A computed fold for a 71-nucleotide RNA from a Planctomycetaceae bacterium, annotated as transfer RNA. RNAcentral holds the sequence, with entries from ENA. Its Rfam family is "tRNA". Rfam classes the family as a transfer RNA. The source organism's lineage runs through Bacteria, Planctomycetota, Planctomycetia, Planctomycetales and Planctomycetaceae.
[in-house]
């Protein structure tokens, strides 16, 4: 260099035009003699910037940023 996929809580992974969920992990509670399980509850996420469109994590453009494959 080309071509294809991938960037979503701290982390793993969903969701794919109409108010973003889950598992582990944090943090509070209950419960223990404490501590652990276990139960109940909470806080936290769309790599950027720009188009479409009533409405964008989602579709398109361009960057960034990684990954496989070809030369």
């Nucleotide at each position: 260099g080309g071509u294809u996929c991938c960037g979503u809580c701290g982390u793993c992974c969903a969701g794919c035009g109409g108010a973003a969920g889950g598992g582990c992990a944090c943090c509070g509670g209950u419960g223990u003699g404490a501590c652990a399980u276990a139960c109940c509850g909470g806080a936290g996420a769309g790599g950027a910037u720009g188009g479409u469109u009533c409405a964008a994590c989602u579709c398109c453009a361009u960057c960034c940023g990684g990954a496989a494959c070809c030369a």